[in-house]
Context: one part of a larger RNA
């Protein structure tokens, strides 16, 4: 000087408390451990591994296993020699990869030669093989925490200190005051995006707002630039104004005005560093290793196994509910090998036809909710697992191993021990919708809107953190 303390002081954070809803019990989905297996490819392991890499494992992917092939190679560049186009078609064989046979067949150029392809030979290719404790890059975490440092000066023999401590204040090393310090840098804040209000500009979306036409209905038509909206530019919030308080400070508190008030809400943004944290399987790369194989091609299998254990979720256990009928209202987005209105067949998944739309123009589009009927506390008209049968769709192909539909079957489950998680407002809870990946396949992920709470006395305690101080046999 740090680090640590079941030392002290001050102060924060859904850290506790106050509340609301969960997890832990059930069934299923998914990841992991374990076990099994020819293989169940590999990585990730407290927080910060475990719906994680994987934003799509039937083949492919695929790295694993079994078997069948191949060796200048699936891919790159170059050299020498030889040869012909390569490709394509037909047939045999084969699980396919491949292999054999036949047919057809080059371009530029005067030869030489070149382009291109094949064969042989050689340099080499290739490796998701090892080392993340050799590395770059990228990332997680403490932590959006308020800290981390430097120059000069001063003090100290020195390590170092001072500044950065102190008194106030702040979300903040934020600002003020004081001070052997005076300044400065990286962080904080601001500048950026979005959302909330207004104005201007602009109307192939919007509007009967005002006019006219028109319909079974409809901005449907003429027309309009009012409104909504869209998207570009601007305004607006700064403790600016007033009262109180405070050191005539920074600020705090109350009020006015205002769409918004004291960082308005949200996002992007992550200082010096810590964990030899993670990744050699994104990529790059040193070293080591393989080189008729640890490379490469192919078929099938596996990654989907199942006595168990754990994590994360979905669906429930019902009446604030289930079922039937009728009625209403979004936003973000996506669409050409696509979205598909509408008509029609089917109980249905879906099939047949098919308008319009590369889209503010056409299409995909709510559910909870409201009205009404029924069920009456029951393992039930709750719950939907499991299983049998019959189908639809995608795809070369759904046996291992897809999703969905219909009929039948109807399991556990009556609110879950110890323990444990999230959340402070348009939040939690609850309801549906869209998208990426994608032929097909979400209860996951990333977004979107609808409905919409309760509680916070307080900081003693648990956890994490900041500043000062104290002890130390630790560095």
């Nucleotide at each position: 000087u740090g680090a640590c303390g079941g030392g002290g002081g001050c102060c924060c954070g859904c850290a506790c408390a106050a509340g609301c809803g969960g997890u832990g019990g059930a069934g299923c989905a998914u990841g992991u451990g374990g076990u099994u297996u020819a293989a169940u490819u590999c990585g990730a392991c407290g927080c910060a591994a475990c719906g994680c890499g994987a934003a799509g494992a039937a083949c492919c992917u695929u790295a694993c296993c079994u078997g069948g092939g191949u060796u200048u190679g699936a891919c790159a560049u170059g050299u020498g020699c030889c040869g012909g186009a390569c490709a394509g078609g037909u047939g045999g064989u084969g699980a396919g990869a491949g292999u054999c046979a036949c047919c057809u067949u080059c371009c530029c150029g005067u030869u030489a030669g070149g382009g291109u392809c094949g064969g042989c030979a050689c340099a080499c290719a290739g490796g998701u093989g090892c080392u993340g404790c050799a590395u770059g890059g990228c990332u997680g975490u403490c932590g959006u925490c308020a800290g981390c440092u430097c120059g000069u000066g001063u003090c100290g023999u020195g390590a170092g200190a001072u500044g950065u401590u102190g008194g106030g204040u702040u979300a903040a090393g934020u600002c003020c005051c004081g001070c052997a310090a005076c300044g400065a840098g990286c962080g904080c804040a601001a500048c950026c995006c979005u959302u909330a209000c207004c104005c201007g500009u602009a109307g192939u979306u919007g509007c009967c707002a005002g006019c006219a036409g028109g319909u079974g209905g409809a901005g449907c038509u003429g027309g309009g630039g009012a409104c909504u909206c869209u998207a570009c530019g601007g305004g607006g919030a700064c403790u600016g104004c007033c009262g109180g308080u405070g050191u005539g400070a920074a600020g705090c508190u109350g009020g006015a005005g205002g769409a918004a008030g004291g960082u308005g809400g949200g996002g992007a943004u992550g200082a010096c560093g810590u964990c030899a944290a993670g990744u050699c399987c994104u990529c790059a790369u040193g070293g080591c290793c393989c080189u008729u194989a640890c490379g490469u091609c192919c078929a099938g299998g596996g990654c989907u196994a199942c006595a168990c254990a754990c994590g994360u979720g979905c669906u429930a256990c019902a009446a604030u509910g289930g079922a039937g009928a009728g009625g209403a209202c979004a936003g973000c987005g996506g669409g050409g090998a696509g979205c598909g209105a509408c008509c029609u067949u089917g109980c249905g998944a879906a099939g047949g036809g098919g308008a319009g739309c590369g889209a503010a123009u056409c299409c995909c589009g709510a559910a909870a909710c409201c009205u009404u009927u029924u069920c009456g506390u029951a393992g039930u008209u709750c719950g939907g697992a499991u299983u049998g049968g019959a189908g639809u769709c995608u795809g070369c192909a759904a046996c291992u191993c897809g999703a969905c539909u219909c009929c039948a079957u109807g399991a556990a489950g009556g609110u879950g021990g110890a323990a444990u998680c999230g959340c402070u407002a348009g939040u939690a809870a609850u309801c549906g919708c869209g998208g990426a990946u994608c032929a097909g396949c979400a209860u996951g992920c990333c977004g979107c809107g609808g409905u919409g709470a309760a509680u916070a006395c307080g900081u003693u305690c648990c956890c994490g953190g900041g500043c000062c101080u104290u002890g130390u046999a630790c560095a």
Molecule: small-subunit ribosomal RNA, 3' major domain
Organism: metagenome